């Protein structure tokens, strides 16, 4: 580099519960729709909240399972 209906294993949406936050959503439990980076970094793009403005615009966060991009990784058939 490229991903098999290999092989050992990995993660875990939607839903419930329970705790945290104005919230967008986190985190723990159970659950699997998925997933070969669904591991990690908010670096450009994008979506979503708060706050404040007439407006143009701006500030403070989320989402890495929306898309590049970085950076590391198991395993081997075509």
């Nucleotide at each position: 580099a490229c991903g098999a209906u290999a092989a050992g294993g990995g993660c875990a949406a939607a839903c419930c519960c329970g705790c945290c936050g104005c919230g967008a959503g986190g985190c723990g439990g159970g659950g699997a729709c998925g997933c070969a980076a669904a591991a990690c970094c908010a670096c450009g793009g994008g979506c979503c909240u708060c706050c404040a403005g007439c407006g143009c615009g701006g500030g403070a966060g989320g989402c890495g399972g929306c898309c590049g991009g970085g950076u590391u990784a198991c395993c081997g058939a075509a």

The RNA shown here (c-di-GMP-I riboswitch aptamer) has 78 nucleotides and comes from Rubrobacter tropicus.
RNAcentral holds the sequence, with entries from Rfam.
Its mean pLDDT, the model's own confidence on a scale to 100, is 85.